RNA sequence: UCCAGACAAGGGCAAACCUGCUGAAAAGCAGGGACGCAAAGCCAAGGGUCUACAACA
Numbered sequence: 001u002c003c004a005g006a007c008a009a010g011g012g013c014a015a016a017c018c019u020g021c022u023g024a025a026a027a028g029c030a031g032g033g034a035c036g037c038a039a040a041g042c043c044a045a046g047g048g049u050c051u052a053c054a055a056c057a
Stems, first nucleotide, its partner, number of pairs: 012037002017032006
């Protein structure tokens, strides 16, 4: 580099909740923890009852 390849093997992410830090907030990060996920991995596009500021009432 090419071909074949699942009767397998080895991995990946991490909801709720808890702790710590940052932030006015939405939230983010780290650790613990697993409800789940073959996408909840990658690319692209779209959407939002989130927060702040401003405006209006």